[in-house]
Context: one part of a larger RNA
Formats: sequence, structure tokens, C1' cells
RNA sequence: CGUAUGAAAUCUGAGAAGGGCUGUCCUUAGUACGAGAGGACCGGGACGGACGAACCUCUGGUGUGCCAGUUGUACCGCCAGGUGCAUGGCUGGUUGGCUACGUUCGGGAUGGAUAACCGCUGAAAGCAUCUAAGUGGGAAGCCGGCUUCGAGAUGAGAUUUCGUUAUUAGGUGCCCUAGAGAUGAUGGGGUUGAUAGGCCAGAUGUGGGAGCCCUGUGAGGGGUGGAGCUGACUGGUACUAAUACGCCGAUCA
Repeated sequence: CGUAUGAAAUCUGAGAAGGGCUGUCCUUAGUACGAGAGGACCGGGACGGACGAACCUCUGGUGUGCCAGUUGUACCGCCAGGUGCAUGGCUGGUUGGCUACGUUCGGGAUGGAUAACCGCUGAAAGCAUCUAAGUGGGAAGCCGGCUUCGAGAUGAGAUUUCGUUAUUAGGUGCCCUAGAGAUGAUGGGGUUGAUAGGCCAGAUGUGGGAGCCCUGUGAGGGGUGGAGCUGACUGGUACUAAUACGCCGAUCA
């Protein structure tokens, strides 16, 4: 921009894409078969490999404004306590998120038409013949079935609701943002508000804060005290910021 009125939502499904893999073992059964050696079809079950999708409960990984320990040095006047720098200085753990080495699930059942092939009936050709008329079976393959996209499907579809001269349906700018994200876009919210931050409470993590007291000559240890601190998590709370407002927007022949 189109889909000859403007929108919001929900569909139909032309068409397209994906998927379709495979092994071992148990059983049937040491049966059928075979002199023996050996050793099945058909059917039933279990466990895997590779591949794929989703997810983070568990197990791990990551963790650069989480916690603790610790070395050197500089500074905060000194002690104590801290902070900066040294690969986040190094080391031990670690929430959310993201992940695989983790977890769950998938390939199917089934229907149709067939290939090679196997048949039935059967003439031409008194026989024979699966074929000439007629008719049945038959594959991981084909068409469905399963999953996803999908009306620019210009063949532009359908349904519901709202609006049509403004007292306007709806959209958008602007702003706060995240289950979204390179930017657009998408989703949530904008005071009639829990959208983000802060704060409060909790969870989680770390692992026993500072100060004071006791004790030891001292390095230290103990008590107060499962302490203090705690990113993204959960719930709450208008303290801060989403103010105010603008723009577009619907009938021709």
C1' cells in the first nucleotide's frame, strides 16, 4: 500500500515445513526344520544408541554490585574496623537467570491407493494362462493420520462485537518497563496505578558481624548470637518515577 466503510478479537485452511532411524536381550522355543551341526518365520515384552523438542525438580556448569577466608601494598591521623589496587588479587561456597554432563517426552497405532511379487476366476487359443473383461493380497516407500506456520490464498475467505460526523470505536506519540529485545517490534503498566525502583517482611546463600564482656603472656578462644550481611527470587507497601498533553482516525461511483 492492497484486500472499495473504519476498527478490535476469534476462526476456516488453499498451501508449505517438520517428523518417519536403528540395535541388543528375554519369551514363543532349543519348538518348526534338519542325519547331525545348527536353528527360525509369526507373535509378545524389556533395555539401549544416535537424532530431535521442551524444561531447570534433581545432578553439575556458569556466577565480575552475594557471603566468607587470606597475601602484599597504599590510604581513611593512630588502635580497632574498613576501602582502593594487584587476572573479580588469590581461595572456598553460592540465589535468580542461562545451560548440559541433567530431567521429561517423541518416531507410533491405524486407514487408503500401489511397486516388485504372489493369487482367484478366465477366454482369445475346446488345453494351458494372475489379464485381455472382472477381482484379491502386497513395502521403511506414496496419500492421509501426528506437530508447526499459514487469507499478499491479489482466488486477498468466514464469524462475533463496537463505531460511522463526533458527546468518536480504535490506534499512536510520550513516559515507567520485562515472561520481550541488536534497533524497530511484542507483552505489561501510566495515579480510577503495584509497571519499575526504593522500603518492609520472607525465602535463599554464606557461616558466626561490629561493639562490649570473659579468658590466655600472646597468636587466639569463648559468650552476647543459627549472629551479621545477603544480586536478579516470593508477598506486600504509593515513598520515588510513569505528570501534563498532543497527533491520526471512518463513502465514492
Large-subunit ribosomal RNA, domain VI from Brevibacterium rongguiense, 253 nucleotides, folded computationally. The sequence was found in a public genome assembly. Lineage of the source: Bacteria > Bacillati > Actinomycetota > Micrococcales > Brevibacterium. Its Rfam family is "Bacterial large subunit ribosomal RNA". Rfam links the family to the GO terms structural constituent of ribosome and ribosome. The coordinates come from a structure-prediction model, not an experiment, and the mean pLDDT is 87.